A computed fold for a 72-nucleotide RNA from a Myxococcota bacterium, annotated as transfer RNA. The prediction has a mean pLDDT of 80.

RNA sequence: GCUUUCGUAGUGAAACGGAGAUCACUCGGGCCUCCGAAGCCCGCGUUCCUGGUUCGAGUCCAGGCGAGAGCG
Numbered sequence: 001g002c003u004u005u006c007g008u009a010g011u012g013a014a015a016c017g018g019a020g021a022u023c024a025c026u027c028g029g030g031c032c033u034c035c036g037a038a039g040c041c042c043g044c045g046u047u048c049c050u051g052g053u054u055c056g057a058g059u060c061c062a063g064g065c066g067a068g069a070g071c072g
Base pairs, nucleotide, nucleotide: 001071002070003069004068005067006066007065010025011024012023013022018055027043028042029041030040031039048064049063050062051061052060
């Protein structure tokens, strides 16, 4: 340099183009308990960036940025 896969809460992952973006762990609060990080309930927080397509984009397209793999 070329090809290719990927980028979603603090972490790890879901989400046929149809919309309150979900789950687990973590974190905060409460309940329970003699106490507890075990159990139960509630809550906070997320689509890498900029454009485009579309009635509608996390999803499709282009360019950037970053990470992995292969080739030279």
Overview
RNAcentral holds the sequence, with entries from ENA. It matches the Rfam family "tRNA". The family's RNA type in Rfam is transfer RNA.